Model confidence (mean pLDDT): 82 of 100. Transfer RNA from a bacterium, 84 nucleotides, folded computationally. Rfam family: tRNA. It is annotated as a transfer RNA. It was read from a public genome assembly.
RNA sequence: GCCGGUGUGACGGAACUGGCAUACGUAGCAGACUCAAAAUCUGCCGCUCGCAAGGGCUUGUGGGUUCAAAUCCCACCACCGGCA
Numbered sequence: 001g002c003c004g005g006u007g008u009g010a011c012g013g014a015a016c017u018g019g020c021a022u023a024c025g026u027a028g029c030a031g032a033c034u035c036a037a038a039a040u041c042u043g044c045c046g047c048u049c050g051c052a053a054g055g056g057c058u059u060g061u062g063g064g065u066u067c068a069a070a071u072c073c074c075a076c077c078a079c080c081g082g083c084a
Stems, first nucleotide, its partner, number of pairs: 001083007010026003019067001028044005046057004060076005
């Protein structure tokens, strides 16, 4: 230099033919149980603004297509592999 793959909450990791982003698990927080703890069970758990109701933003970054994009297209970045 060329070709291919991967990039999603704190972490692992799903998301079907483009149609509810963050299912499920781990970690965390609250509660139940216990003398107390562990284990187990229940609820909550992306970021931000707001007293709340609710709003805005978010799939590596920046653009594009579309009524609608994690998903399709373009460029770039990082990592991994192959070829030279």